[in-house]
This is a predicted structure of a 78-nucleotide RNA (c-di-GMP-I-GGC riboswitch aptamer) from a Bacillota bacterium. The model forms 90% of the base pairs in the Rfam consensus. The coordinates come from a structure-prediction model, not an experiment, and the mean pLDDT is 84. It was read from a public genome assembly, where an Rfam model found it. The source organism's lineage runs through Bacteria, Bacillati and Bacillota.

RNA sequence: UUCCGAACGGGCAAACCCGCCGUGAGGCGGGGACGCAAAGCCGCGGGACUUCCACCGAAGUCGGCCGGGCCGCCGAAG
Numbered sequence: 001u002u003c004c005g006a007a008c009g010g011g012c013a014a015a016c017c018c019g020c021c022g023u024g025a026g027g028c029g030g031g032g033a034c035g036c037a038a039a040g041c042c043g044c045g046g047g048a049c050u051u052c053c054a055c056c057g058a059a060g061u062c063g064g065c066c067g068g069g070c071c072g073c074c075g076a077a078g
Base pairs, nucleotide, nucleotide: 003078004075005074011036012035016031017030018029019028020027021026034064040070041069042068044067045066046065047062048061049060050059051058052057
């Protein structure tokens, strides 16, 4: 350093509820924990969803759907 994930110190926060924003998918804040060793960041690829549209297609949403990229705490066994 890479693989790996015991321990220590911690971290994040699903569903749901409340408030606000958005046509909407959804987002933000508070509460709350299903879980997460990258559940940190990036819409690059796939996928799902929303809006417009007769179609073609266009714009958007989801990073806790999958893949990929970038950065990163700690250090037992191997």